[in-house]
Model confidence (mean pLDDT): 90 of 100.
A computed fold for a 353-nucleotide part of an RNA from uncultured euryarchaeote, annotated as small-subunit ribosomal RNA, central domain.
It matches the Rfam family "Archaeal small subunit ribosomal RNA". Gene Ontology terms of the family: structural constituent of ribosome and ribosome.
Context: one part of a larger RNA
This record gives sequence, structure tokens and C1' cells, in this order.
RNA sequence: UUGGGCCUAAAGCGCCCGUAGCCGGGUAGGCAAGUUCACCGUGAAAUCCGCGCGUAAACGCGCGGGCGUGCGGUGAAGACUGCCUACCUUGGGACCGGGAGAGGCCGGAGGUAUUCCCGGGGUAGGGGUAAAAUCCUUUAAUCCCGGGAGGACCACCUGUGGCGAAGGCGUCCGGCUGGAACGGGUCCGACGGUGAGGGGCGAAAGCCAGGGGAGCGAACCGGAUUAGAUACCCGGGUAGUCCUGGCUGUAAACCAUGCCCGCUUGGUGUUGGGAGUGCCACGAGCACUCCCAGUGCCGGAGCGAAGGUGUUAAGCGGGCCGCCUGGGGAGUACGGCCGCAAGGCUGAAACUU
Repeated sequence: UUGGGCCUAAAGCGCCCGUAGCCGGGUAGGCAAGUUCACCGUGAAAUCCGCGCGUAAACGCGCGGGCGUGCGGUGAAGACUGCCUACCUUGGGACCGGGAGAGGCCGGAGGUAUUCCCGGGGUAGGGGUAAAAUCCUUUAAUCCCGGGAGGACCACCUGUGGCGAAGGCGUCCGGCUGGAACGGGUCCGACGGUGAGGGGCGAAAGCCAGGGGAGCGAACCGGAUUAGAUACCCGGGUAGUCCUGGCUGUAAACCAUGCCCGCUUGGUGUUGGGAGUGCCACGAGCACUCCCAGUGCCGGAGCGAAGGUGUUAAGCGGGCCGCCUGGGGAGUACGGCCGCAAGGCUGAAACUU
């Protein structure tokens, strides 16, 4: 609970695709379902209102009106919605062109460093900290030189830079492949928007099977610190971190801001594309202006409780979905569905305040 809301007070599903539903551009004609009007029928009576009667009231009776918000039929209207037909191009899609990009998957190649091993040199310390100790080291460490093995990672470039729906994506080369922007305006001709259910994707951690394991490192074991120290600091170190296949499906999955469309003063930076002007060591070069698309900062009106937001809206409107309705109990219990498990999704109440 016919309301008002959802950046920060409760509230935008993590993201996308899409079924039903809801909503839907311009022109002409037709139909007349919705819609509007007229008439007819029906919508019992009592009740309600007016008048009259019973001598008044209560009460009752008669007549009239109203109500019964509706339903059925007939006729009319044709703006709007709908349906049918024909057409249109601005929404949307396709196509063509030259560019941009850590978009994805697969394969190959490389780089520095750490660790370990081997050889050589070399001798007593090294390491670590606030200070230490545990620890390593004469079975020769630390350090220097040469060689080798293996795993992980990809410095500088790197940029409020780019790409992706989100999660996310950074060495180089190649193959396959997705999307977007710009320019052209050749084609289709409303094919669109949203999206309950549903489906797919989805960081880290975790799980299953097999591999791999250098560094790091939950747990764990030591050393310190301390009143204690199940921590912070130090020495070790197993899962894990990595790969392949499968599962899990969560997050401060955040812009804490759903998606789509239209409208509404500006300034400045930057990325991609296009048009143009000037310069030119003519090279996809440099500078500047404008347009489109993206991404930042500042800020006007407006909005907002304020912080703030402000053409990338939280402004002004439209369409569709999701969600909220005091705190605790509780994202718990129960049930259901999913999962190997961990657990996830859905999601109360008593009671309390």
C1' cells in the first nucleotide's frame, strides 16, 4: 500500500542475450474492436428526494423524480488507439572504404630478476632487526666470474591513455575471431525499445581429477615483542598461487547512479575518425580551426536535505524492467530448488525496541 521513493538515509538484479507481456516513426485508404453520441429494451420492490393523503408526529399509502455508476440491441461519428491494405525513410539493420585498440582464443619466439645445481676464484663470516635471536656457514657460506636447470612474471614505454556488456584485458611475432567509432548514403523498409520467467558470461578464494612448483605464502613450527601475543616484526613453511579439463556463482561484482529515446547555456584537456587552412627537413610530419564518437576536469540554469550533480545529469519529458517501506531477531529458521562439499538462491515468524 490509489502514495512516496531507490549516488551517500531502506532500495538498481554483477553483466549480457532473449520468451511472454507492456510500449512503439511518417503518409494514404478501408474496417469500426476500444472510444464518443442518440434511441429502444433491461437494470424487481423496499431504501433516498419532492408533492399529496391518513387530524399532527412516529408510521403507512399514492404519484412523480432520482439511483441502480451496468448489460444487450439498433443507428451515427471517425480525431485518437487498434486491425487490414498500399507506400515512405528520419529509428533500426545490411553493405562499401581507410584507420584505432592490453577485446577474445590458439600457436611460436624472447627478456630481466629470484631460486637451485655444476665448475673456477676467494675466506670468515653471512642474514635479519628499532635492537636482537631463531636461521645459514670451515662438509667452505655470503661475495665475484663462467656454464646449466626450472617455474612464475612481463620493468621502462604507461598516460584521470585504449579495448570490452560486465568480470576483466599490458613482452614480441603469427593464425583464427568478436565488437565499436568515423566517412559514404548503395540496399532492406519500422524489421524497433524494454524484458517477468528462461539461457549464457561472470574477480579472488574454494572444490574434484591430472600435471607443475622458482618466488610468494593462509594453516603450521620456531625466534622476538609483551602482563599475555593463538598478532603486528624476524627465520622457516604446507595448501594455494601456475597449466589442462570440470564444478562453484559470490564481492565495497562501485560511477555504491538499470536499459533505451528525445530535449536543455558554456569553458578547457585528451583519444579515435573526418573536413579544411598554414608551415614543411614533404614523411600516415608539425601547428591551428570546425564536425562526429569516446574519455576527464571546471562550471551555468535547474535539481538536491546537504555533500554535490550539472549535454557522460542526480535537469526537463517518454517507454519498459528490478527493488525499498523503522532497528534488532536475520540474510537466520523452515520448506523448496541448485551444489561433490563449502555453500548459493528464494526467504519468514515469535519475541524485542